[in-house]
RNA sequence: UACCCGAAACGGCAAACCCGCCGAAAGACGGGGACGCAAAGCUACGGGCCUAACGGAGCAAUCCCAUGGCCGCCGAGCCGCCGAA
Numbered sequence: 001u002a003c004c005c006g007a008a009a010c011g012g013c014a015a016a017c018c019c020g021c022c023g024a025a026a027g028a029c030g031g032g033g034a035c036g037c038a039a040a041g042c043u044a045c046g047g048g049c050c051u052a053a054c055g056g057a058g059c060a061a062u063c064c065c066a067u068g069g070c071c072g073c074c075g076a077g078c079c080g081c082c083g084a085a
Stems, first nucleotide, its partner, number of pairs: 005083002012037002017032004022027001035072001041078003045075003048070003055064003
């Protein structure tokens, strides 16, 4: 010095829930709020999960379907703060 790794510190993010708002929904966004997080930063690339409007099947109930989502499910890629053992 770099990587693995991971104490401390400076800081950072923000689950549930509530309010507002967008959306068919899942979910997103803003405010409040903190369960947690050393990548809880970014990318739906692989797997997984959620939803099912449109479309399709059905007499119907309902079922199928992602072109919609989730990176705070796992992996991968990219980028990154600090420096004890």